[in-house]
Context: one part of a larger RNA
């Protein structure tokens, strides 16, 4: 290289925006780069092939032949790619109506809990466990009633329900502001898909600086368990967790399943919409479109399963695998403050 593959055996980049390259919808003309087709020329000799002849055969040699899938001209074809001109409107986009939401940022506001503080009530416990025990209490706890104060998360609703490219996001109200399905053939008219570099976005955890600090908690100490207990339980308890900027850039970042298109039985729940049928009821039925689950035909697969939300049939771009281990490691370069991330081997071993 040609070939096999990536739910789970090695492999889908964590998600998106997007250059550059790759692929592109329906008709019409035109040219002829690609593509065909023909003829010319060139494709040394030798050898490979086929015919004929020398060595008594063969090996080997000798003549002549084909072939030499290439290039180059030039002469036509126009259906495919392609250019180039002029269209279309089925993709995409705009406009207009405009649904449903925990989409995302700012700023206020609330209630229940929970600690803390004060003041009253009250008296011996109280907390904790499989049992204790440390520990808290007569300097008056716990319990229980009032009143203040502080952070931090938001019971019920809540629902394989909604939203967001992924990360992920839920208390109520105001502003900002991102996605977005249906309709209306009202407009542009192929203005698309991918997406190698870039560049953003990214959960915890952590790292700066500056607050803030009730709860909970690595560490850390102290009590139990135990042969032992640097655990599990239990009382403690500081970084942390919260918030503002800035950093890291990783996750079982999981549907372990890249993106887009078009096709391929159904049933059955749900969410949102538009028709329609009926009629006012929290409704119910009939379809369609967009999502989200189950459950199953062909089909798929080693199985298990997947199965219009495909792992199925088929095209388009992209990623990435190639025996286990050394090893996601050295070593060298880019980045970080730094932890440490990204690229990523070999010796030798089985």
């Nucleotide at each position: 290289u040609u070939g096999g593959g990536c739910g789970u055996a090695a492999a889908g980049c964590g998600c998106g925006u997007g250059u550059a390259g790759g692929c592109g919808g329906c008709a019409c003309g035109a040219c002829a780069a690609g593509u065909c087709a023909g003829c010319u020329g060139u494709g040394a000799a030798a050898g490979c092939c086929c015919u004929c002849g020398g060595c008594u055969c063969a090996a080997c040699c000798g003549a002549g032949g084909a072939a030499g899938u290439g290039c180059a001209g030039c002469u036509g074809a126009a259906a495919c790619u392609g250019u180039c001109g002029a269209g279309c409107u089925a993709g995409a986009g705009u406009g207009c109506u405009g649904a449903a939401g925990a989409g995302g940022g700012u700023g206020g506001c609330g209630g229940a809990a929970u600690g803390c503080g004060c003041a009253g009530u009250g008296u011996a416990g109280a907390g904790g466990u499989g049992a204790a025990a440390u520990u808290c209490g007569u300097a008056g706890a716990u319990a229980u009633u009032g009143c203040g104060u502080a952070g931090a998360a938001c019971a019920c609703c809540a629902g394989u329900g909604g939203c967001g490219a992924a990360g992920g996001c839920g208390g109520c109200c105001a502003c900002c502001u991102g996605g977005g399905a249906a309709g209306c053939u009202a407009c542009u008219g192929a203005c698309g898909c991918u997406a190698a570099g870039a560049c953003g976005c990214g959960a915890a955890a952590g790292c700066a600086u500056g607050g803030g600090g009730a709860g909970c908690a690595a560490a850390c100490a102290g009590g139990a368990u135990u042969a032992g207990a640097u655990a599990c339980c239990c009382u403690g308890g500081u970084a942390g967790u919260c918030c503002a900027u800035g950093c890291c850039g990783u996750a079982a970042a999981c549907g372990a399943u890249g993106a887009g298109u078009a096709c391929u039985a159904g049933g059955u729940g749900u969410u949102g919409u538009g028709g329609g049928u009926a009629u006012u009821g929290a409704c119910c039925c009939c379809u369609a479109c967009a999502g989200u689950g189950c459950c199953g035909a062909c089909g798929c697969u080693a199985a298990c399963g997947c199965a219009u939300u495909a792992a199925g049939u088929a095209c388009u771009c992209c990623g990435c695998c190639u025996g286990g281990g050394a090893a996601g490691u050295a070593c060298g370069g880019c980045c970080g403050c730094a932890a440490g991330g990204c690229u990523a081997a070999a010796a030798c071993u089985c």
Record summary
A computed fold for a 350-nucleotide part of an RNA from an uncultured Pseudomonadota bacterium, annotated as small-subunit ribosomal RNA, central domain. Its mean pLDDT, the model's own confidence on a scale to 100, is 86.